[in-house]
RNA sequence: GAUGAACGCUGGCGGCGUGUUUUAGGCAUGCAAGUCGAACGGAUCUGAUGACCGCAAGGAAGUCAGAUUAGUGGCAAACGGGUGCGUAACACCCUGGUAACCUACCUUAAAGUUCAGGAUAACUCGCCGAAAGGCGGGCUAAUACUGGAUGUGAUUGUUUGUCGCAUGACAGACAAGGAAAGUCGCAAGACGCUUUAAGAGGGGCCUAGGUUCCAUCAGCUAGUUGGUGAGGUAAUGGCUCACCAAGGCUACGACGGAUAGGGGGCGUGAGAGCGCGACCCCCCUCACUGGGACUGCGACACUGCCCAGACUUCUACGGAAGGCUGCAGUCGAGAAUCUUCCCCAAUGGACGAAAGUCUGAGGGAGCGACGCCGCGUGUAGGAAGAAUCCCUUCGGGGUGUAAACUACUUUUUUACGGGACGAACACUGACGGUACCGUAAGAAUAAGGGGCUGCUAACUCUGUGCCAGCAGCAGCGGUAAUACAGAGACCCCGAGCGUUAUCCGGAUUUAUUGGGCGUAAAGCGUCUGUAGGCGUUCCGUCGCAUCUUUGGUUAAAUCCCAGGGCUCAACCCUGGACCAGCCGGAGAGAUGAGCGGAAUGGAGGCCGGGAGAGGUAAGCGGAAUUGCCGGUGUAGUAGUAAAAUGCGUUAAUAUCGGCAAGAACACCAAAGGCGAAGGCAGCUUACUAGAACGAGCCUGACGCUGAGAGACGAAAGCGUGGGGAGCGAAUGGGAUUAGAUACCCCAGUAGUCCACGCCGUAAACGAUGGAUGCUAGGCAUUGGCAGUAUCGACCCUGUCAGUGUCGUUUAACCAAGGUAACCCCUUAAGCAUCCCGCCUGGGGAGUACGAGCGCAAGCUUAAAACUCAAAGGAAUUGACGGGAACCCGCACAAGCGGUGGAGCAUGUGGUUUAAUUCGACGAUAAACGAAGAACCUUACCAAGGUUUGACAUGCUAGGCGUAUCCCGGAGGAAACUCUGGGGGACCGUUAAAUCGGAUCCUAGUACAGGUGCUGCAUGGCUGUCGUCAGCUCGUGUCGUGAGAUGUUGGGUUAAGUCCUCCAACGAGCGCAACCCCUAUGUUGUGUUACAUUUCACAACAAACUGCCUGGGUUAACCAGGAGGAAGGCGGGGAUGACGUCAAGUCAGCAUGGCCCUUAUAUCUUGGGCCACACACGUGCUACAAUGGGGUGUAACAAUGGGGCGCAGAGCCGUGAGGCGAAGCAAAUCCCACCAAACCACCCCUCAGUUCGGAUCGCAGGCUGCAACUCGCCUGCGUGAAGCUGGAAUCGCUAGUAAACGCGCGUCAGCUAAAGUGCGUUGAAUACGUUCUCGGGUUUUGUACACACCGCCCGUCACGUCAAGAGAGUCGGUAAUGCCCGAACUCCGGUGUAUACCGGGGGAAGGCAGGAUCGAUAAUAGGACG
Repeated sequence: GAUGAACGCUGGCGGCGUGUUUUAGGCAUGCAAGUCGAACGGAUCUGAUGACCGCAAGGAAGUCAGAUUAGUGGCAAACGGGUGCGUAACACCCUGGUAACCUACCUUAAAGUUCAGGAUAACUCGCCGAAAGGCGGGCUAAUACUGGAUGUGAUUGUUUGUCGCAUGACAGACAAGGAAAGUCGCAAGACGCUUUAAGAGGGGCCUAGGUUCCAUCAGCUAGUUGGUGAGGUAAUGGCUCACCAAGGCUACGACGGAUAGGGGGCGUGAGAGCGCGACCCCCCUCACUGGGACUGCGACACUGCCCAGACUUCUACGGAAGGCUGCAGUCGAGAAUCUUCCCCAAUGGACGAAAGUCUGAGGGAGCGACGCCGCGUGUAGGAAGAAUCCCUUCGGGGUGUAAACUACUUUUUUACGGGACGAACACUGACGGUACCGUAAGAAUAAGGGGCUGCUAACUCUGUGCCAGCAGCAGCGGUAAUACAGAGACCCCGAGCGUUAUCCGGAUUUAUUGGGCGUAAAGCGUCUGUAGGCGUUCCGUCGCAUCUUUGGUUAAAUCCCAGGGCUCAACCCUGGACCAGCCGGAGAGAUGAGCGGAAUGGAGGCCGGGAGAGGUAAGCGGAAUUGCCGGUGUAGUAGUAAAAUGCGUUAAUAUCGGCAAGAACACCAAAGGCGAAGGCAGCUUACUAGAACGAGCCUGACGCUGAGAGACGAAAGCGUGGGGAGCGAAUGGGAUUAGAUACCCCAGUAGUCCACGCCGUAAACGAUGGAUGCUAGGCAUUGGCAGUAUCGACCCUGUCAGUGUCGUUUAACCAAGGUAACCCCUUAAGCAUCCCGCCUGGGGAGUACGAGCGCAAGCUUAAAACUCAAAGGAAUUGACGGGAACCCGCACAAGCGGUGGAGCAUGUGGUUUAAUUCGACGAUAAACGAAGAACCUUACCAAGGUUUGACAUGCUAGGCGUAUCCCGGAGGAAACUCUGGGGGACCGUUAAAUCGGAUCCUAGUACAGGUGCUGCAUGGCUGUCGUCAGCUCGUGUCGUGAGAUGUUGGGUUAAGUCCUCCAACGAGCGCAACCCCUAUGUUGUGUUACAUUUCACAACAAACUGCCUGGGUUAACCAGGAGGAAGGCGGGGAUGACGUCAAGUCAGCAUGGCCCUUAUAUCUUGGGCCACACACGUGCUACAAUGGGGUGUAACAAUGGGGCGCAGAGCCGUGAGGCGAAGCAAAUCCCACCAAACCACCCCUCAGUUCGGAUCGCAGGCUGCAACUCGCCUGCGUGAAGCUGGAAUCGCUAGUAAACGCGCGUCAGCUAAAGUGCGUUGAAUACGUUCUCGGGUUUUGUACACACCGCCCGUCACGUCAAGAGAGUCGGUAAUGCCCGAACUCCGGUGUAUACCGGGGGAAGGCAGGAUCGAUAAUAGGACG
């Protein structure tokens, strides 16, 4: 874009079209084919007349006319209308043929139309039957039937001539032989009838070409193919029959199966194509199913006949009747498809002389937005812009000139009036009082559907919270959803809009136009060769292909162009153009084909000397191995990472000699050679194949490829028979292991070997089919030849065939081209030609079924359902690796000291609890937030209070000598409530506390408040990798691109530090330095010290690889040395790149959103955060003699702190402490002392102790409103565990570890054994980088990218699904054989009988065995979750 559509929502009008795509399922009812009385005899009715009868009324035979018509007869009924079952076919289409044919009615032409005859329906009588219907007797007519005559033609026989390519045609002669019907009319004549010829139109038959899928259908065929003869037909013909022959078709697809009416055309597409075959037209086919004939010009006949079958109906049960795939209609089926309408007025048809009759053909109307087309639902004005609704940053914005309102119009609608064309042709109009015209009324009667994440035009709010839901694909939804739902805004289309289904397009995604095959799917394992396709040069011929031109045909409609008619359009009409095909005529002669001739360059042959693991067979050889025999010899050997099994005192292994067997051939040996591939290796011989080279001669296109086909074809495997040393699937044993049906070890069967026969596959690979030609080279190598030179050869140079190989866009000379890239590149994956094979998303699956082959194993050929939205290639950046290289770090190692065991302290988990508030969870939580939980803190719990609030700002109203302050009383646990007294501040003003304001109080209103949630909405801050050396950018260059380069490489460094090289050149954040402390000196200043070197502060100096030697690239830099307080970064600190972990923190602070508002806010008292079976982390104290205790000359620091403070001396107390108060806002005074370890002496002597100090008791001290839960300290007493700590694990490289004490912060006090500073004493060790952990750089592999804590395979369990297999079972289809056999037909016969008899064929049916296609089935396998 399209549709004969359907479904959902919606729906004003008209025109033109269109409407059972499904059950060729069943059908009630009505209608759809009749007509002719001018073919015929009757009958009935009417009219006229009327013999005769009758008194009359009247009756009535007959005659005439008219009308109607059952029957006989004629024509029509074979058309028109419907359907698509069947059919893959001369069914259809296109083009021819019929010398092989027919044709009623119609037209033209010629000739006729004569004489006779016998019946029969109707009718009447009788009989049978329920009916349908039938039988018999009798009468009768014809354009019905029959006989005779004539006969132009026709036909047949004989014959002559002419013509034709031809079985034949035409003409002439002779002979034979067969026709007819009348009716109407006064008549003329008209209509008929018979014979013949011709025409037109219609048909039959034949034929080249075209005409779906399956080869998992490969062979089919007995009337089959042909002949002769006969029969039959309108006619050819195996159409049928008899006989004869054995043919005919087929890979150019026979036969079989599936599906299907064919065409004009329709849809789509740029086209080529692809899909379709509704409506309209042409052809075919069928008419309940199957068979059959009759009649007829025409049928094997839709509304005819006979028979059989199924179904339905009637029945008196004996028998009958029926056929909507005609128009309506009905049931059923279905997602789904209309009125039991009007009319023959028109067009057309049948009959008729005509009038006319019939006509569900046709003309019309109705129903359905089913489609196409047209029209309308109003037009103009109208606010910086009402209202509603929506959004909002609260300012505003959108809806929006939209509405209201004003003016106007009337298509449409309604009402009334007029009123056709269609009629040619006199009467005659179904449509239709329709179209159209006029008048009037009145904005009146008339808008929806889908969408809004991207593709794709159109965005916000609210709700929801991986729910509900959406979805064409990607995907959306887990609390800020432009994706769900609602709303508003917007977008698209509009009487429609969406959805579903189907087709084409996009899709160059089956590639003719117009694709590919090294790695993405795709080259057969290789060769030979059949058919086929393709093929060198020249000459001639031909005119098949090819080209030009012309005639015929290719129906109409459709499409296209022009014009015209309905108001336009859709629609319709007229004309033109187009129609690639086929047939015929004329011409051209290039190219291709054919034919004839010639040629040599393609191909082949002959000759020559060479190369080679080419093949087959036979023979021979040595080394090694194993076995056997013998000797020597003695305890092991063998094997492994280590072992064990094994072998060995019956003598192994080792060693010497001999014998035997089988298999394989070291060195040569190579990027080497040969072969079609597989493959081929000791030596010799025989036979045999191919290739290369050299020089000529010969043949004369003999060529290339190659569907089928054939041959060869590694290893393993199979069969038969041998052989069997070594090796060695299976198997046994030993190890390893969680296991070990493995890897390792000891054994060992098939096999490996030979002969013969199978198998026929491999990553059979260069993952690269064959042939030919063209497109720079270099090196190496094999074979041949030539040249120079040489005595000759080698070397060298050139050339041919190669062959094989290497390298190649570079270190250097040297390409172009191709490719998605990798890469390929004269051995192409380049440029071309020819031929073959193969591919078309992944899985299912190289599977199932079928077939072929095979002894088997199995191989070859080879699907589908279902399922997924990917699978895949090449390259890139990362990450990762039980990959590689280099380097670093207390990372290991080397050391020292700890933790893990004990008691205690402290934190965490868990448990408990009314509450044990919260956060932190590997490293990177756990003496962490917390540099101080008895109340407070405090966030938790219980109980009791308050509600504009404990705190902020504003407003309204009222009140006050108010706020602050001081002293009380009552209730209460307190908060709080009630209440008394004192005192009296501010600004302006006033006589005045007088008034007003501010403050304050009360009431109210906005609001406060929240340690409530979300660190996964955030800011800020922090941890970690890591003080690791990295992380990037600009420009340029390279690459299709991701990206690369720079940043890699060579050195060097602590360092991407520096040097050097380089398609890179520069730059930024990091590193380093600049900053602080410290180590030395000088100078200055300073005081609290008696003084000075010390001390404090400030400035300066000093260190920079500066100097020397050596190494190194003349570099960077490194090693050593000198001097120096200090030497190569002197030591320490601060300083933390891009980023990672959705790391941590909403409870420090800030903050979006959500939530609470007499409570999740706030106040108070008490409790809790301190619980305790347990588990973990971090510490302290110890376990002791390098120690503990005592005494002692008793010694030596530094950093700090001090006014709600530090506090001295002195006195009291055993002590904690108390009294006391000097001094000090500090180099002055105090904490504070003799700091402790240390040193000297004495005791203890290895023990649960003179170690250790937990726990508990008593008595005290201090702080504080208050030490019960729950503080610290002192004294006396008590004296637990613990004797150096399993697996494992931590810190530290020098003034460091270890040990020792001192200070400070927080703080009323303190659970500090913590944290953070200060000094004192003061080591050991580092071979080194294999290993562990972490990190950096380069490289490599990758199926990873949430990045190895990745990805991912198979079984098992459960659920769902599809197809196949399956012992079988059930059903369909087409055929075969036999049996039976209707109608009908053929043959023969019977005194020619619409009859009968016999024989053959023959539908349906029955029996039988096969074929094929379905349905179903336990069970096992597959896919998805």